[in-house]
Context: one part of a larger RNA
Molecule: large-subunit ribosomal RNA, domain II
Organism: Thermoplasmataceae archaeon
RNA sequence: ACCAGGGAGUUUCGACGAAUGGCGAGGUUAAUCUUUUAAAGAGGAGCCGUAGCGAAAGCGAGUAUCCGCACAGCAAUGGAGGGAUAGCGUAAUCUAUGCGUCAGUCAUUCGUGGAAGACCCGAAGCCGGUCGAUCUACGCCUGAGCAGGUUGAAGCCCAGUGAAAACUGGGUGGAGGACCGAACCAGUUCUGAUGUGCAAAUCGUUUGGAUGACUUGGGUGUAGGGGUUAAAGGCCAAUCUAGGCCGGCAAUAGCGGGUUCCCCCCGAUACUACCCGCAGGUAGACUUCGGUGGAGAUGCUCGGCGAGGUAGAGCGACCGAUUAGCAGGUUAGCAGUCGAAAGACUGCGCCAGCUUAUCAAACUCCGAACUUGUCGAGAUCGUAGAUACCGGGUGCUAGGGUACAUGGGAUAAGCUCUGUACCCGUGAAGGGAACAUCCUAGACGGGGGUUAAGGUCCCUAAAACUGACUAAGUGCAAAUUAAAGGGGUUUGUGGCCAAAGACAGUGUGGAGGUUGGCUUAGAAGCAGCCAUCCUUUAAAGAGUGCGUAACAGCUCACUCACCGAGGCUACAUGCCCCGAAGAUGGAAGGGGCUAAAGUCAGUUACCGAGACCUCCGAGCACCGAGAGGUGAUCUGGUAGGGGGGCGUGCCGCAUGGACGGAAGCUUCUUCGAGAGGAGGAGUGGACCGUGUGGUAUCGUGGAUCCUGGU
Numbered sequence: 001a002c003c004a005g006g007g008a009g010u011u012u013c014g015a016c017g018a019a020u021g022g023c024g025a026g027g028u029u030a031a032u033c034u035u036u037u038a039a040a041g042a043g044g045a046g047c048c049g050u051a052g053c054g055a056a057a058g059c060g061a062g063u064a065u066c067c068g069c070a071c072a073g074c075a076a077u078g079g080a081g082g083g084a085u086a087g088c089g090u091a092a093u094c095u096a097u098g099c100g101u102c103a104g105u106c107a108u109u110c111g112u113g114g115a116a117g118a119c120c121c122g123a124a125g126c127c128g129g130u131c132g133a134u135c136u137a138c139g140c141c142u143g144a145g146c147a148g149g150u151u152g153a154a155g156c157c158c159a160g161u162g163a164a165a166a167c168u169g170g171g172u173g174g175a176g177g178a179c180c181g182a183a184c185c186a187g188u189u190c191u192g193a194u195g196u197g198c199a200a201a202u203c204g205u206u207u208g209g210a211u212g213a214c215u216u217g218g219g220u221g222u223a224g225g226g227g228u229u230a231a232a233g234g235c236c237a238a239u240c241u242a243g244g245c246c247g248g249c250a251a252u253a254g255c256g257g258g259u260u261c262c263c264c265c266c267g268a269u270a271c272u273a274c275c276c277g278c279a280g281g282u283a284g285a286c287u288u289c290g291g292u293g294g295a296g297a298u299g300c301u302c303g304g305c306g307a308g309g310u311a312g313a314g315c316g317a318c319c320g321a322u323u324a325g326c327a328g329g330u331u332a333g334c335a336g337u338c339g340a341a342a343g344a345c346u347g348c349g350c351c352a353g354c355u356u357a358u359c360a361a362a363c364u365c366c367g368a369a370c371u372u373g374u375c376g377a378g379a380u381c382g383u384a385g386a387u388a389c390c391g392g393g394u395g396c397u398a399g400g401g402u403a404c405a406u407g408g409g410a411u412a413a414g415c416u417c418u419g420u421a422c423c424c425g426u427g428a429a430g431g432g433a434a435c436a437u438c439c440u441a442g443a444c445g446g447g448g449g450u451u452a453a454g455g456u457c458c459c460u461a462a463a464a465c466u467g468a469c470u471a472a473g474u475g476c477a478a479a480u481u482a483a484a485g486g487g488g489u490u491u492g493u494g495g496c497c498a499a500a501g502a503c504a505g506u507g508u509g510g511a512g513g514u515u516g517g518c519u520u521a522g523a524a525g526c527a528g529c530c531a532u533c534c535u536u537u538a539a540a541g542a543g544u545g546c547g548u549a550a551c552a553g554c555u556c557a558c559u560c561a562c563c564g565a566g567g568c569u570a571c572a573u574g575c576c577c578c579g580a581a582g583a584u585g586g587a588a589g590g591g592g593c594u595a596a597a598g599u600c601a602g603u604u605a606c607c608g609a610g611a612c613c614u615c616c617g618a619g620c621a622c623c624g625a626g627a628g629g630u631g632a633u634c635u636g637g638u639a640g641g642g643g644g645g646c647g648u649g650c651c652g653c654a655u656g657g658a659c660g661g662a663a664g665c666u667u668c669u670u671c672g673a674g675a676g677g678a679g680g681a682g683u684g685g686a687c688c689g690u691g692u693g694g695u696a697u698c699g700u701g702g703a704u705c706c707u708g709g710u
Base pairs, nucleotide, nucleotide: 001710002709003708004707005706006705011116012115013114015112016111017110018109019108020107021106022105023104026048027047028046032042033041034040035038052059053058063086064085065084066083067082071078072077087101088100089099090098091097119258120257121256122255126248127247128246129245130244131243137222138221139220140219141218142217143216144215145214146212148180149179150178151176155172156171157170158169159168160167161166184209185208186207190204192203193202224240226236227235228234261645262644263643264642265641266640271284272283273282274281275280286395287393288392289391290390291389292388296381297380298379300378301377302376303375304374305373306372307371308370312366313364314363320359321358324355325354326353328351329350330349333348334347335346336345337344338343399424400423401422402421403420404419405418407416408415429440430439431438444617445616446615447614448613449612450611454607455606456605457591458590459589463604464603465602466601467600468599469598475593476592485578486577487576488575489574491572492571493570494569495568496567497566505562506561507560509558511535512534513533516530517529518528541556545554546553618635619634620631621630622629623628646699648696649695650694651693652692653691654690655689656688657687664683665682666681667680668679669678670677671676
């Protein structure tokens, strides 16, 4: 992993509610007893109800009138239940308010919450008792072990020296938690091997100790908040920041996992408030089911009457900020100048004024769209019973994206906090290459047709035409990239020149005063400063650039000639180019595409969904006594609520099958919307159905589920 079997909302008590049934101002027995053993009989103790109100003392409810649904009636009208008003009872509450002013009770089933293990599985932990020192820690008793080599302490002897103490030398000697190194003990490095191992700590290499605080055999002691510890929270039997085992125990778990057949109807929430609350609860909102009631309801559009202070705008309307100037005031602002002083003048500041230039989420003299209250009209919904109200049940209370409007952030985020709408969540199908939330569109089953979004060269269903642009494979990309600046080409508008000849090109001239003056070594058009005139001319600057040491030289402006038709310029504009950088090897989905299969504008076709239309069928809802009918608006759906069914074991009653072959197994056929049912054949070899009522350890794919097998 697979297969088989097992495997999770149960039971009791009391509570609330619903349905069903019995009896009904009553209903009902409990323990227990008895028998003819049955849903038997007896048993009335007790419980609930029949009166409430008040803390209590205590006091203590005649109903009446009106409206009105169903219903009845030709109608007027009556009118169960229902509503309103007025009474009544009670309460130091007294024109008011609260409660009350007659239907219950017993049982069964179901739903829910409570107490219990309470749907199943899962802790780490806490406590009690008991067993352990054959591992290991330390202590005690009694034994054992340590190749070989090296070093050479004290002491002693000899010799020498010395007055002596003593010293020096040579021997001898054999000390040491001495040295090297086997056994033995240890476990440093390779952070080697191994790492489903040889092994739940091993193997190799290297390494530390190796006469000692050494190693070791046997015996013995210390026990769990306790021991032992040269101390690491180490060790106390592969277990230690409190051992193992058994028990309390099914501890508790707001956390994790799992929770078993079918169909039908409806269908959420990720919001608000509170909670030691933030992975959880409770209440409300949202949802479902049942009931009451009986006529209006509305979230859409328009209008009337109101509310608002945003966008915008404005500020000579406040408030605060804010540019420049003007002419004044300020002798009680500051500085300076003049003066002996009085004082004068200048500048700055301040005050108010005029002109001028600007701003504001926490400014407003103003002020929309828009939103909203209420009333009316329309539209839609509603007696096939709405809105509303009452009651039973649940889930949700970690949301997300997109569009729009803001705030925070960096006018960042698949960011964050809000509002409005939609979608995903809980939504399939078509398109977008692929792609929860982008576009189309809300799927009861089946058939046919028409469209939507999006497409129509091939992959791949379907296409052609007209006029432009692009040369970059730009592009063929809705979302899925770009700027300053420069360039190619298209189009438009304005200005200027042009047959008295433009623009470009070619040829000629481009002069004289003069080398202007100054400066300077020099300055002659051309280092620099100043001026920038006159003449001859068709035209020619006291010079546009190159050049020289300075000249020279080349050239330009300007002129003429040749030529012969448009040219120059500014602004705007469509498409395109450069600017343009990302990590394995490239992506318009690919092939590939150039008067297009690109882009812009236009036209007509076609393809294309479960959408729309249509035919058949089913369900559901409603109407109807039924047969049957209607459905413009019905039948997507997680959490979840409600309803109806299928199957399994067993029991009662009824009724069947079976050795002429039951159950089970294999396989085929067939019926049903489905859970499932029926039949045939084979196998098998003894039991098994159907209807009805009841009952339940009743349905498995999951739980690192349990047991077994493979």